A computed fold for an 81-nucleotide RNA from a Bacillota bacterium, annotated as c-di-GMP-I riboswitch aptamer.
NCBI's taxonomy places the organism under Bacteria, Bacillati, Bacillota.
RNA sequence: UUUUUAACAGGGCAAACCUGCCGAAAGACAGGGACGCAAAGCCAUGGGUCUAAAACAAACAAAGAUUGCCAGGCUGCAAAA
Numbered sequence: 001u002u003u004u005u006a007a008c009a010g011g012g013c014a015a016a017c018c019u020g021c022c023g024a025a026a027g028a029c030a031g032g033g034a035c036g037c038a039a040a041g042c043c044a045u046g047g048g049u050c051u052a053a054a055a056c057a058a059a060c061a062a063a064g065a066u067u068g069c070c071a072g073g074c075u076g077c078a079a080a081a
Base pairs, nucleotide, nucleotide: 002081003080004079005078012037013036017032018031019030020029022027035068041074042073043072045071046070047069048066049065050064051063
């Protein structure tokens, strides 16, 4: 340096749900809580999905969200080869 391994050890994160708060909404944040996770660490770059206030006849669409949807990029602990 590369590959493999939920894993000997040390550990880490935190789904659904509840409460509070922000938001038009999707959803995010904090606390509780654990479904699970070798990157469930970071990046909205591509694709997918979700929302659709205002505007608007309807539709389209701006914009936003989702990295624990997939791909990609960067970084990282332990062991073995």

Of the family's consensus pairs, 94% are formed in the model. Its Rfam family is "c-di-GMP-I riboswitch aptamer". Its family is annotated with cyclic-di-GMP binding in the Gene Ontology.